Overview: A computed fold for a 687-nucleotide part of an RNA from a Candidatus Peribacteria bacterium, annotated as large-subunit ribosomal RNA, domain II. The organism belongs to Candidatus Peribacteria, within Bacteria.
[in-house]
Context: one part of a larger RNA
RNA sequence: GUCAGCGAGUCAUUGGUGCCAGCAAGGUUAAGCCAGUUAUAGGCGGAGCCGUAGCGAAAGCGAGUCUGAAUAGGGCGAUUGAGUUGGUAUUAAUGGACCCGAAGCGUUAUGAGCUAGGCAUGGGCAGGUUGAAGAGUCGGGAAACCGGCUUGGAGGACCGAACGGGUUGGAGCUGCAAAUCCUUCCGAUGACCUGUGUUUAGGAGUGAAAAGCUCAUCGAAUAACGUAAUAGCUGGUUCUCUCCGAAAUGCAUUUAGGUGCAGCCUAUAAUUAAGAUCUGAUGGAGGUAGAGCUCUGAUAAGGCUAGGGGUGUCGAGAGACAUUACCAAACCUUGUUAAACUUCGAAUGCUGUCAGGAAUAUUAUAGAGUGAGACUGCGGGCGCAAGGUUCGUAGUCAAAAGGAUAACAGUCCAGACUUCUAAUUAAGGUCCCUAAAGUAUAGCUAAGUGGUAAAGGAGGUGUUUUUACUUUGACAUCCAGGAGGUUUGCUUAGAAGCAGCAAUCCUUUAAAGAAAGCGUAACAGCUCACUGGACAAGUGAAGAUGCGCCGAAGAUGUAACGGGGCUAAGCUAUAUACCGAAAUUGAAGGCCUUCAACGUUAAGUUGGAGUGCGGUAGGAGAGUGUUCUUUCAGGAUGAAGCUAGACUGUGAGGUUUGGUGGACUAGAAAGAAGUAAAAAUGCUGAC
Numbered sequence: 001g002u003c004a005g006c007g008a009g010u011c012a013u014u015g016g017u018g019c020c021a022g023c024a025a026g027g028u029u030a031a032g033c034c035a036g037u038u039a040u041a042g043g044c045g046g047a048g049c050c051g052u053a054g055c056g057a058a059a060g061c062g063a064g065u066c067u068g069a070a071u072a073g074g075g076c077g078a079u080u081g082a083g084u085u086g087g088u089a090u091u092a093a094u095g096g097a098c099c100c101g102a103a104g105c106g107u108u109a110u111g112a113g114c115u116a117g118g119c120a121u122g123g124g125c126a127g128g129u130u131g132a133a134g135a136g137u138c139g140g141g142a143a144a145c146c147g148g149c150u151u152g153g154a155g156g157a158c159c160g161a162a163c164g165g166g167u168u169g170g171a172g173c174u175g176c177a178a179a180u181c182c183u184u185c186c187g188a189u190g191a192c193c194u195g196u197g198u199u200u201a202g203g204a205g206u207g208a209a210a211a212g213c214u215c216a217u218c219g220a221a222u223a224a225c226g227u228a229a230u231a232g233c234u235g236g237u238u239c240u241c242u243c244c245g246a247a248a249u250g251c252a253u254u255u256a257g258g259u260g261c262a263g264c265c266u267a268u269a270a271u272u273a274a275g276a277u278c279u280g281a282u283g284g285a286g287g288u289a290g291a292g293c294u295c296u297g298a299u300a301a302g303g304c305u306a307g308g309g310g311u312g313u314c315g316a317g318a319g320a321c322a323u324u325a326c327c328a329a330a331c332c333u334u335g336u337u338a339a340a341c342u343u344c345g346a347a348u349g350c351u352g353u354c355a356g357g358a359a360u361a362u363u364a365u366a367g368a369g370u371g372a373g374a375c376u377g378c379g380g381g382c383g384c385a386a387g388g389u390u391c392g393u394a395g396u397c398a399a400a401a402g403g404a405u406a407a408c409a410g411u412c413c414a415g416a417c418u419u420c421u422a423a424u425u426a427a428g429g430u431c432c433c434u435a436a437a438g439u440a441u442a443g444c445u446a447a448g449u450g451g452u453a454a455a456g457g458a459g460g461u462g463u464u465u466u467u468a469c470u471u472u473g474a475c476a477u478c479c480a481g482g483a484g485g486u487u488u489g490c491u492u493a494g495a496a497g498c499a500g501c502a503a504u505c506c507u508u509u510a511a512a513g514a515a516a517g518c519g520u521a522a523c524a525g526c527u528c529a530c531u532g533g534a535c536a537a538g539u540g541a542a543g544a545u546g547c548g549c550c551g552a553a554g555a556u557g558u559a560a561c562g563g564g565g566c567u568a569a570g571c572u573a574u575a576u577a578c579c580g581a582a583a584u585u586g587a588a589g590g591c592c593u594u595c596a597a598c599g600u601u602a603a604g605u606u607g608g609a610g611u612g613c614g615g616u617a618g619g620a621g622a623g624u625g626u627u628c629u630u631u632c633a634g635g636a637u638g639a640a641g642c643u644a645g646a647c648u649g650u651g652a653g654g655u656u657u658g659g660u661g662g663a664c665u666a667g668a669a670a671g672a673a674g675u676a677a678a679a680a681u682g683c684u685g686a687c
Base pairs, nucleotide, nucleotide: 001687002686003685004684005683006682011095012094013093014092015091016090017089018088019087020086021085022084023083026050027049028048032044033043034042054061055060064076065075066074067073098236099235101233105226106225107224108223109222110221116200117199118198119197120196121195122194123193124192125190127159128158129157130155134151135150136149137148138147139146140145163187164186165185169182170181171180202218204214205213206212239623240622241621242620243619244618249262250261251260252259253258263370264369265367266366267365268364269363270362271361274360278356279355280354281353282352283351284350290344291342292341296338297337298336300334301333302332303331305328307327308326309324310323311322312321313320314319373397374396375395376394377393378392379391380390381389382388402413403412404411417589418588419587420586422585423584424583428579429578430577431564432563433562437576439575440574441573442572443571444570450566456550457549460547461546462545463544464543465542466541467540468539469538477534478533479532480531481530483507484506485505488502489501490500513528516527517526518525590613591612592610593609594608595607596606597605598604624676626673627672628671629670630669631668632667633665634664641660642659643658644657645656646655647654648653
C1' cells in the first nucleotide's frame, strides 16, 4: 500500500416544546404490601406532586390584596376558566455524554546487574631513558662551606606495549553495530586502571558542574492506579429520496480562529390585508457630484498707492526734502484653487399621501448554522505601490453546473426536475483546426500595426482649419553678378567682412551686410543674404484630428494572435444572413404546493393553476435495509449463503430463473436496537 473484519450523537435522571392517548375541575400515584401470572401483567396503597386564586417581606386578608392616615392614587391580580398522567419525537441541564488524540498533575510501588559518588577487600601496569635528596671517598679552604668521583634510586618525570581513553580524517548511516570499523592521537607509578561485596533514589540521590548520570528513558526515572484527566484545538463521524435554504454583519467579551444577544435560515400556529417590495402620480427635508469665488483661506501677472529698504542734498543733531530696474498691506483689472470655503446646486437615495397589482408581512413557540469571507464595477480614507489595507454601494463566487473569454472560483451571457439524432436565440462568433458570410457598401492602415508599454522624437500617411507668396512669373534648379570709400575706428606682432571692443555710415547700383558660414600667421580663396536671366504652375508656414513609425534588453525553445496562416482572415462606420447554451419553445414523463369535483371521513381518482422543483452549513418531511423478540408461516419434491443472468422501483433497494449448496429461514403486523464506512498519519489480521 491493497483486501477483509472492527470502528463514532448512546443511556439514566430532571425540565421545555410538538404530536398521540386516558381521565377531566380535576389528574396521578411513590415507597411498600397482597396474590403468584406465559409475561415487565393484576390488585391494594392518596403520603406526596401539579391544577382549580390572588396579593403581601411577613403576620395575614381574600376577588381582591399591598403601599398608605386614607373609603385617594398607584403596583400586582380577578372579571375571559383546562388541566393532569402516560407514550413518543426533539432539545437543554447533569453525568466520559459523538469518537480518537496531548504535554502534564497526584498516589502507591519497583529500580545503583547500566551509570555517578562513597566504603570494605583483592588484582594489574613489557621494555627503555633521565638520575633529586642522602651516603662514601678524594681535593680546596683559617673557618663557614665548596668542588670532583663513586654509590644511591626520587618524580601527579620522559619514550613506549598491556590497560584506560576517544583528538583528526575517512567509512558506515533499511549499519557488523539503536554509537561500530580503519587511520591518527592522549594518559600509561597515578587526583591511575580494575574484580568482588556493600551503600545513597525520584523534587530525591550522585555530580573535579555538562542541568551530566540514576538499566538504549532525565530541566524531574520506571510501573500500575486516580483516568474515559482536561483540550474554546486538529482529524474523523457509515443508507435513500423530497421541500426550503443561510452567514462570514452589529453590540459586548482577559475578547479577537471562542462565546452571549441581535441580524439572516427552517418548521408549526395565529393575526389577518396590516396592500410591503415594485410601477405611476403628487408633496417634503437636505448641501453631496458639479460649479463658483460672495465669505474663510491659499494663489500668478499688472496697475494704483500707504509703509519699509537703498541713494542724494541740507542739517550740530533730531530730522526734513528729493529720488529709486528694490520689497509691498489695502484697493482695482485679469487668471486660478479648497475634506474641515459657499452667492449657487443636481441625479440618485430617504420620506409623506393616493392608485394599481399579487405575495408577502407581522407576532409567538421550537430547531439551527453563521459571526476567517473573496474578487469585479462605482464612491472614499491610508499607502510610492501591491492579487495591499480599511469603509460604503451593487453584482458574482462562496453554496452555481451550462455557453463565451485558448486554458482561467469572483469577468460577460445564463440560473441545470428527467428524456429527445426537434426548433429559436444570448454573450460571443462565421478562411482551416472548429458549428456558422473568404457577405455587401464606404473609408483607413503597410507597421504583420493588428497580436504588450511611457515621457519624448520624426518632411510616414489620410481628413480638416488659418495664413503668406504666386503668369506684373512664385518655390526648387541652372547661368551671371554679389561692388567702391575701406585694410571703418580701436586693439594688436598681425586683426584686411569673419580673435576681441566701439560704431554699423555714405556712394555706385538691377542688387550687394563695415557681413550669416567655411577658410588664412595675416591676406588670398569658396559660399550665403540680396539682384538679373532661363524655366513655367503652383509653392511655403502654423495648428487640429484618424491610423501608423522610433523609443522597445532575459534567462530550457519560436513563446507578447490558442495554432496554421492572414494585407484582410486587420481597423472604423453601416447593413443583411447564419452559427451558437442545460436560457426560451416543442414532444413525452415525474414530483411539490394550491384550488375544484367525485369519494360519508380517509386512502385515492380526475381536471385546473403556479415567475414551483441548482444548492454548502442548516431546518423539515417520507422511506430503504441489518440483528433480535412475539403471532401466523415456508423448507431434503432442497432453507440460508455463493454465483451468472432477467425483470422492477426516483432511490436506498426488491422480485425471479439457472447452477452450486446441504439445514435452516423469508414474508405480513407490531416491538427492541451493540442498526448501514472510503477516509480518523484509524485498530486487528492476511498478502
The coordinates come from a structure-prediction model, not an experiment, and the mean pLDDT is 83. It matches the Rfam family "Bacterial large subunit ribosomal RNA". Gene Ontology terms of the family: ribosome and structural constituent of ribosome.